Context: one part of a larger RNA
RNA sequence: GAGUAACGAGAGACGGGUGAGAAUCCCGUCCGCCGAAAACCUAAGGUUUCCUGAGGAAGGUUCGUCCGCUCAGGGUAAGUCAGGGCCUAAGCCGAGGACGAGAGUCGUAGGCGAUGGACAACAGGUAAAGAUUCCUGUACCACCGAGAACCGUUUGAGAGAGGGAAUGACACAGGAGGUUAUGCUGAGCGCGCGAUUGGUUGAGCGCGUCCAAGCAGCGAGUCUGAGAGGUAGGCAAAUCCGCCUCUUACUAAGGGUGAGCUGUGAUGGGGAGUGAAAAUAGUAGCGAAGCAGCAGAUAUCACACUGUCAAGAAAAGUUUCUAUCGAGGGAGCAGGUGCCUGUACCGUAAACCGACACAGGUAGGAAAGUAGAGAAUACUAAGGCGAGC
Numbered sequence: 001g002a003g004u005a006a007c008g009a010g011a012g013a014c015g016g017g018u019g020a021g022a023a024u025c026c027c028g029u030c031c032g033c034c035g036a037a038a039a040c041c042u043a044a045g046g047u048u049u050c051c052u053g054a055g056g057a058a059g060g061u062u063c064g065u066c067c068g069c070u071c072a073g074g075g076u077a078a079g080u081c082a083g084g085g086c087c088u089a090a091g092c093c094g095a096g097g098a099c100g101a102g103a104g105u106c107g108u109a110g111g112c113g114a115u116g117g118a119c120a121a122c123a124g125g126u127a128a129a130g131a132u133u134c135c136u137g138u139a140c141c142a143c144c145g146a147g148a149a150c151c152g153u154u155u156g157a158g159a160g161a162g163g164g165a166a167u168g169a170c171a172c173a174g175g176a177g178g179u180u181a182u183g184c185u186g187a188g189c190g191c192g193c194g195a196u197u198g199g200u201u202g203a204g205c206g207c208g209u210c211c212a213a214g215c216a217g218c219g220a221g222u223c224u225g226a227g228a229g230g231u232a233g234g235c236a237a238a239u240c241c242g243c244c245u246c247u248u249a250c251u252a253a254g255g256g257u258g259a260g261c262u263g264u265g266a267u268g269g270g271g272a273g274u275g276a277a278a279a280u281a282g283u284a285g286c287g288a289a290g291c292a293g294c295a296g297a298u299a300u301c302a303c304a305c306u307g308u309c310a311a312g313a314a315a316a317g318u319u320u321c322u323a324u325c326g327a328g329g330g331a332g333c334a335g336g337u338g339c340c341u342g343u344a345c346c347g348u349a350a351a352c353c354g355a356c357a358c359a360g361g362u363a364g365g366a367a368a369g370u371a372g373a374g375a376a377u378a379c380u381a382a383g384g385c386g387a388g389c
Stems, first nucleotide, its partner, number of pairs: 012030006031386004040365002045346002049344001050074006059067002079140002081342004086117002091112003097106003121138005141338004150329002158325002163321005171308004177301003182295005188209006210269002214264005221257004225248007233241002273286002309312001352361002368380004
């Protein structure tokens, strides 16, 4: 320079409280903003920032009694959620091996490696802070499991591959149908209200009008023939698969899959409302109705069907077949057992990446109403904010 520029997109006003001190903290009322987000869940990342009490140096672009700040104490509970004890993809590692002067590079067997496959729990309640984890109710999975019927012991019960086979198993587009989530309406049902007025006890106004997994039955659809004989292929074998032949069905039956519906679960939960005793908080407790009609998905049946060409993972698992083992096998009730890691909180952000409490960046899920073709746009619900002079 200069007490100058600036104080980082944005709406606050009033009353009360606390306090030494209040534009800035707390409470209330009104007003305003977002609402395919500025609400909710969650991955990555962060790593205690979460909750409670106390504080007022510094950090906070002002203030501060306040805070993601300081100090102290507390808080994260799992057989079923996610990951591991299962599987493999790209990629990586790599016994032997190949190459190289060497460092090392490549790579077989083998292994690691999710963003994929496989795999058993739902509803409600609850603390200041955790919940599919705790509690209540109702389940499911794996293993153990008394005694017994019965079957078998070379005329072989049963088990069964690191092997064979099937399945797992997959693209994109399009349209039609079933169904649900959800929403709306109601002179239906239930509860509550009744005032200022030109007028309103009336077809008034406001609010509510539900519930899972599991188990049993039904089931729109959709896919698929069945039996016998032969057999040289599936690196051995096979009763399995493949191939061939015959019979019989082909509108059907049977089987597979299947959203959803009904019953149960539920003499339960939740529920508008009502509402204590205190030490005053809508806390504890009590608790009505629970129907009908309409709309209707981008969800689901399901890549099911039709079409197209660029022709759309693997392995485990499951089923089956023998090889092989083989003297015992045997439902499984009651009951019992169930390992390790994560779990707080932020997460379109003041807590992550940007030196900052930075107008930038940040994957996924779910996603209500009125108008609308619409997830646009406008105004709203639930919910969240009023941006630190």
Large-subunit ribosomal RNA, domain III from an uncultured candidate division WWE3 bacterium, 389 nucleotides, folded computationally. Its mean pLDDT, the model's own confidence on a scale to 100, is 83.